Molecule: small-subunit ribosomal RNA
Organism: uncultured bacterium
RNA sequence: AAUGAACGCUGGCGGCGUGCUUAACACAUGCAAGUCGAACGAUGAAGCCUAGCUUGCUAGGUGGAUUAGUGGCGCACGGGUGAGUAAUAUAUAGAUAAUGUGCCUCUUAGUCUGGGAUAGCCAUUGGAAACGAUGAUUAAUACUAGAUACUCCUUCUAACUAUAAUGUUAGUCGGGAAAGUUUUUCGCUAAGAGAUCAGUCUAUAUCCCAUCAGUUAGUUGGUAGGGUAAUGGCCUACCAAGGCAAUGACGGGUAGCGGGUUUGAGAGGAUGAUCCGCCACACUGGUACUGAGACACGGACCAGACUCCUACGGGAGGCAGCAGUGAGGAAUAUUGCACAAUGGAGGAAACUCUGAUGCAGCAACGCCGCGUGGAGGAUGACGCAUUUCGGUGUGUAAACUCCUUUUAUGAGUCAAGAAAAUGACGGUAGCUCAUGAAUAAGCACCGGCUAACUCCGUGCCAGCAGCCGCGGUAAUACGGAGGGUGCAAGCGUUAUCCGGAAUCAUUGGGUUUAAAGGGUCCGUAGGUGGAUAAUUAAGUCAGAGGUGAAAUCCUGCAGCUCAACUGUAGAAUUGCCUUUGAAACUGGUUAUCUUGAGUUAUUAUGAAGUAGUUAGAAUAUGUAGUGUAGCGGUGAAAUGCAUAGAUAUUACAUAGAAUACCAAUUGCGAAGGCAGAUUACUAAUAAUUAACUGACACUGAUGGACGAAAGCGUGGGGAGCGAACAGGAUUAGAUACCCUGAUAGUCCACGCCGUAAACGAUGAUCACUAGCUAUUGGCGGUACACAGUCAGUGGCACAGCGAAAGUGUUAAGUGAUCCACCUGGGGAGUACGAUCGCAAGGUUGAAAACUCAAAGGAAUUGACGGGGGCCCGCACAAGCGGUGGAGCAUGUGGUUUAAUUCGAUGAUACGCGAGGAACCUUACCAGGGCUUAAAUGUAUAUUGACGUAUUUGGAAACAAGUAUUUCUUCGGACAAUUUACAAGGUGCUGCAUGGCUGUCGUCAGCUCGUGCCGUGAGGUGUCAGGUUAAGUCCUAUAACGAGCGCAACCCUUAUCUUUAGUUGCCAGCGAGUAAUGUCGGGGACUCUAGAGAAACUGCCUGCGUAAGCAGAGAGGAAGGUGGGGACGAUGUCAAGUCAUCACGGCCCUUACGCCCUGGGCCACACACGUGCUACAAUGGUAGGUACAGAGGGCAGCUACUUGGCGACAAGGUGCGAAUCUCAAAAACCUAUCUCAGUUCGGAUUGGAGUCUGCAACUCGACUCUAUGAAGCUGGAAUCGCUAGUAAUCGCGUAUCAGCCAUGACGCGGUGAAUACGUUCCCGGGCCUUGUACACACCGCCCGUCAAACAAUGGAAGCUGGGAGUGCCUGAAGUCGGUAACCGAAAGGAGCUGCCUAGGGUAAAACUGGUAACUGGUGUU
Repeated sequence: AAUGAACGCUGGCGGCGUGCUUAACACAUGCAAGUCGAACGAUGAAGCCUAGCUUGCUAGGUGGAUUAGUGGCGCACGGGUGAGUAAUAUAUAGAUAAUGUGCCUCUUAGUCUGGGAUAGCCAUUGGAAACGAUGAUUAAUACUAGAUACUCCUUCUAACUAUAAUGUUAGUCGGGAAAGUUUUUCGCUAAGAGAUCAGUCUAUAUCCCAUCAGUUAGUUGGUAGGGUAAUGGCCUACCAAGGCAAUGACGGGUAGCGGGUUUGAGAGGAUGAUCCGCCACACUGGUACUGAGACACGGACCAGACUCCUACGGGAGGCAGCAGUGAGGAAUAUUGCACAAUGGAGGAAACUCUGAUGCAGCAACGCCGCGUGGAGGAUGACGCAUUUCGGUGUGUAAACUCCUUUUAUGAGUCAAGAAAAUGACGGUAGCUCAUGAAUAAGCACCGGCUAACUCCGUGCCAGCAGCCGCGGUAAUACGGAGGGUGCAAGCGUUAUCCGGAAUCAUUGGGUUUAAAGGGUCCGUAGGUGGAUAAUUAAGUCAGAGGUGAAAUCCUGCAGCUCAACUGUAGAAUUGCCUUUGAAACUGGUUAUCUUGAGUUAUUAUGAAGUAGUUAGAAUAUGUAGUGUAGCGGUGAAAUGCAUAGAUAUUACAUAGAAUACCAAUUGCGAAGGCAGAUUACUAAUAAUUAACUGACACUGAUGGACGAAAGCGUGGGGAGCGAACAGGAUUAGAUACCCUGAUAGUCCACGCCGUAAACGAUGAUCACUAGCUAUUGGCGGUACACAGUCAGUGGCACAGCGAAAGUGUUAAGUGAUCCACCUGGGGAGUACGAUCGCAAGGUUGAAAACUCAAAGGAAUUGACGGGGGCCCGCACAAGCGGUGGAGCAUGUGGUUUAAUUCGAUGAUACGCGAGGAACCUUACCAGGGCUUAAAUGUAUAUUGACGUAUUUGGAAACAAGUAUUUCUUCGGACAAUUUACAAGGUGCUGCAUGGCUGUCGUCAGCUCGUGCCGUGAGGUGUCAGGUUAAGUCCUAUAACGAGCGCAACCCUUAUCUUUAGUUGCCAGCGAGUAAUGUCGGGGACUCUAGAGAAACUGCCUGCGUAAGCAGAGAGGAAGGUGGGGACGAUGUCAAGUCAUCACGGCCCUUACGCCCUGGGCCACACACGUGCUACAAUGGUAGGUACAGAGGGCAGCUACUUGGCGACAAGGUGCGAAUCUCAAAAACCUAUCUCAGUUCGGAUUGGAGUCUGCAACUCGACUCUAUGAAGCUGGAAUCGCUAGUAAUCGCGUAUCAGCCAUGACGCGGUGAAUACGUUCCCGGGCCUUGUACACACCGCCCGUCAAACAAUGGAAGCUGGGAGUGCCUGAAGUCGGUAACCGAAAGGAGCUGCCUAGGGUAAAACUGGUAACUGGUGUU
């Protein structure tokens, strides 16, 4: 785009078309084929006339309506359907010299004389009926005898034509006709011609399956005969053995064919409704009759199935005609009107018949046309939707104002179709008038493709979906709404076909790696084929003629108001046939040629083949000798061998297999393949120059030969190796890898198999198209060399090609010829069938169901690797000290609980949020209460309180009561109450978020602009060579630059200078004290805190192009980033946090909010993390004596004195602090303890206290006294640290009433050891490589097993179907035969023969369904 459509929602009108695609299923009822009295006998109504008379009856005549029957014509047309049919069909073109033809037209001739029946009618009779039977009698245009007749038929003869004819003409023997009626007319018979229609034959074209490869017995042909309108095996007899087939016979499946229709640019594809042509069929099968024509839709006979009637004896029927019914189905109409028109049958005609036809009815089923109003109208109304709350959209849309009347309704008028009459349609089309916006809009869609976006609901649910896909709490994708988009009396969906699809490729594809080159060669058919000339005319080309039906399509014009529709004219119908011509090309024929191909000659070459002969090394075995304890094997071992003498070694012998070096990017062969030497035989290739043949060529379906390894058969052989197997190891296991053995096999001969990643994953042949380089075999140039040339074998590379990788004269380039193969993945190289094979199995088969939306190729960026290279890090190593064992502290898990609030969970949670849970905190639990309640603000109103004290109840909150109660400049202030508006939530979502943080990682990386390369992803830069802590720097460079990171800038510390000198300092001067910078003074020093200086590989030497590196270099307080800190690129982990805070959405609102008391967060069989204290002598205890830094302090730190054993208390002083104070320990000296569960260790517990606080019970710290647990250095494993570091020792601070602090954050004191080095473990960086990974190796993914479902193969069987064959039977009927019966005869009846539909039976084949059981497959 289309449709004979269907379904869903909706629906105003008209015109023109179309309407059982399914059950060729079954059919009630009515109708669809009759007509002619001018063929015939008979019947004889109305009317009219006459007569009789009982004036409404009878009789006669006339008349001819009516019809059953005989007869004629028609019924073979028209109408329906598509079952069958793959050719007895159809289409196109021919043939009929092989034919027929009623009615019609024309021509010629004729139409004479007879005869006997029969239906009807009448009578009798059978039967339920259908339908008959018998007798009598009757007519014809019915039947029939005779006469006549030709150009007819038949027999024979002759001539003519291209003819040996089935033709034409002439003659001849024999034979055959008729119908009447009448006024004309109309008929009848014979012959001829025409027209029309029909039969038959030929050629070409016409679907799928080769898993249908052979088929055929009247089959193929001949002769003779029969039969037919006519040819012919159409039929019969005889003879011959043919016919068809890979250009697809035979078989199976499917199907009416064409004009056309639909799609497409076309070529094609699909299709065959309506209309037209042909065919076939008429319940199924068979058969003939009649006839001009039938083997006959509304005829006959028979058989069968079905239905109906029946008195059970027997009968009747055929809608695939028009309506209609049932059934089937998603689905398809009225039991209508009329013969008015067109056409048909009969008739002389009038006319009759006509479900053909003309019309109407039903159906949006299709096409076409029209309408549902037009103009104005902004407070941009209401409503609805949305909102950033301002607005915006619907929207000039509506309302409203003014118009119009197609349509509608009502009324009136009124055609054409009709040539004389006649109108079903139909009072229809049309026309006129009136009324009045009146009667008339929906459907689908809005994520992309694809025009059109928001809100709400839902929450991987419900659902959507053509493909991709959407939905798991902010869905433009589901459902609803608002809005929008598209089409519109329709709109969507479904189904089917074509297109897009160059996705079967003729036009117009491919085959190295995506699917696809046969394993290789030979060769048959076939296809294709060198040069020159002549000829021919099959192909080819041109002209002409015939045909190609009409309709359709296209164009012009015309008719319905337009269009659809219709008419008319043209064009077209690309085809087929005939004929005339041309001769270039292809083909045929003839002749010639040498360049393709081949032969001969010469020279070479090689792991070419086959069959022999032969050699040495090695190995194994045997014998003998020497010799002694192991050998062998592995990562390490063991099995194994060995004192019966191994291994090792020497000599000799035997056996089989394979051929080191040469050796190579070498050579040869068709491929598989071929390797010691040599002999024989055979084949091949190359080169060279001559001679010869003269296209002999290329390719090659079917076919044939060869064809690695493994395997099979028979017979040999068997050293080594070595499937299976055994043992030993390894391992969780180890039916493996490793080891020790070892059988088939490997070897030979003969025969099978016929496959491989049989690969260059690249078919064969020919020609052409830049080069460079290496090499093998020839040739000529005098020669090593060198260049050339022919044939091979390799590497690189231009153009070109290619998706790219790549290829590139050895093409995957450009052309030609032929063959083979491919068409999404899986199922599957499977099943079935066939065929080959001894078997294994091979070939054919890319079968189907089913299933998926991918499978695949090349390349890119990452990530990953028990891949490679380089490098770094307390990563290992080297060291020091710990953890893991004990007790305790603390955090976590788990468990428990009314609650043990919540969060953090590998590294990157676990002394974490918490820098401080007795109440509070507090979020949890129990109980008791409150409901605008806490705070604040604004506004309104009222009041003078609020508060304090106290009493009662109560656990308290709270409730109730008592007492007391303002200021004022009179404006108000203040407070309370009331009302209104704004609440509150540590409830959920860190996977909606901001901010902040952890980690990789202080690792050296991460990017951009322009340019260049690539079809592109992308690359380059950022790589390479060096160097660095560093993408730090240098050199090179299709890159040149730049940004974020690195480094530096900042702070601190180490040295110095300078400035300043209090609360700090005190060298010198002075004063004073028991003593002290205590005082006067001083700035020198220390120190404090401002400003500066200093370090940059700057200098030297060596190395290096340079960057830079090295040197215990110099100098320097410091030396190569001096030491620390802050500082954290692009990004990763949906990392952490909604409980710091903020915030979207959701949720709660007499509660998930708020207040209070008590409890809990502190529980305790257990497990883990982080710590503290120890286990002791480098120590404990006691006594004595020193030295810091950084901080803190007024609800504070507190000197000092006194009391207390002590925690502390009572006094009391200084200090808001460089002034006062908190305030040192290890160390050092002395004494003691003497290796023990101790004078170690301090847990636990008893008692007594101190302090803080409203309050130490759950649940504080501290003191004293008493008690004195585990623990004697810690398994596997594991952590930190490289210098002022580890280790060790104390001190301070925050939080804080107090403190569970052994924590965290800081401060100083004392103060080590070790680093060979980068193999390994962990982590990281750069380059490279492989990848089937990309959620990225914690990836992906294979197979069994288990379960469910689905389709399918096999299968003992069971059950269908169609077709064929043999045998038996055999209706009707044609044809043939026939003495008995009938008839005078013709003939008939009967009987019989052949054939045959159908039926029965037998065996086999084909093809379905189903099936216990069974096999694999797919999906989950």